[in-house]
RNA sequence: CUCGGAAAAAAGCAAACCUAUGAGAAAUCUAGGGACGCAAAGUCAUGGAUCUUCGUCAUGUGUUCGUUUUUGACAAGAUCGCCAGACUGCCGAA
Numbered sequence: 001c002u003c004g005g006a007a008a009a010a011a012g013c014a015a016a017c018c019u020a021u022g023a024g025a026a027a028u029c030u031a032g033g034g035a036c037g038c039a040a041a042g043u044c045a046u047g048g049a050u051c052u053u054c055g056u057c058a059u060g061u062g063u064u065c066g067u068u069u070u071u072g073a074c075a076a077g078a079u080c081g082c083c084a085g086a087c088u089g090c091c092g093a094a
Stems, first nucleotide, its partner, number of pairs: 005091001012038002017033004022029002036081001042087003046084003049079003055074004060069001062067001
């Protein structure tokens, strides 16, 4: 130095759930509480996967022709605590 991740030590993150005149169309996120877990549960939506549909397009329906409404497709939205990849990093034993 590399692999390895200890019934080691120090420091750290924080699922569900609760609270908020919070943000957002939603998925989801933010802040506080909370702790199921995590050795990259640090960063990046690059590939796959998944979630959502304001909007766009298609479609059927109603219509006073202004538009109302049904269904479907599509990320440019979201998740890195789903998998892979890239970059960075604390401790330190057999």